[in-house]
RNA sequence: GAGUUCUUAGUUAAAUGGUUUAAUAUUCGUCUUCAAAACGAAAGAACUGUGUUCGAUCCACAGAGAACUUG
Numbered sequence: 001g002a003g004u005u006c007u008u009a010g011u012u013a014a015a016u017g018g019u020u021u022a023a024u025a026u027u028c029g030u031c032u033u034c035a036a037a038a039c040g041a042a043a044g045a046a047c048u049g050u051g052u053u054c055g056a057u058c059c060a061c062a063g064a065g066a067a068c069u070u071g
Stems, first nucleotide, its partner, number of pairs: 001070007010024004018054001026042005047063005
């Protein structure tokens, strides 16, 4: 230099053109003499911009970043 893939809660991942899902972490509650564990609940997220669309996290383009392959 060229090519491919990826970017979603604090972290690790899923799914999907029509109100974004779980695990873990955090907070609260139940239980316990207390704590831990267990159980229940709450809060918490789409890399940026533009476009397409009635509607975009999803599709297109550009940019940013990361990984891999190759020269």
Molecule: transfer RNA
Organism: Hanseniaspora guilliermondii